The RNA shown here (transfer RNA) has 73 nucleotides and comes from Halichondria panicea.
The coordinates come from a structure-prediction model, not an experiment, and the mean pLDDT is 82.
Its Rfam family is "tRNA". By type it is a transfer RNA.
RNA sequence: GGUUCCGUGGUGUAGUGGUUAUCACGUGAGUUUAACACACUCAAGGUCCUGGGUUCGAUCCCCGGCGGAACCU
Numbered sequence: 001g002g003u004u005c006c007g008u009g010g011u012g013u014a015g016u017g018g019u020u021a022u023c024a025c026g027u028g029a030g031u032u033u034a035a036c037a038c039a040c041u042c043a044a045g046g047u048c049c050u051g052g053g054u055u056c057g058a059u060c061c062c063c064g065g066c067g068g069a070a071c072c073u
Base pairs, nucleotide, nucleotide: 001072002071003070004069005068006067007066010025011024012023018056027043028042029041030040031039049065050064051063052062053061
């Protein structure tokens, strides 16, 4: 330098056009316990990497940028 893939709460992920974005772990509160842990219930936490385009409507499709991974040279 080229090709392909990836970017979603603190971490790991689901969602591949349709109106409050999923789940698990973690965090906080409550129940429980002598206390802790486990378990159960509830809550908070996301401008879906970024800029533009297409569309009635974009996390999703298209283009550029940024970052990362694999392979080729």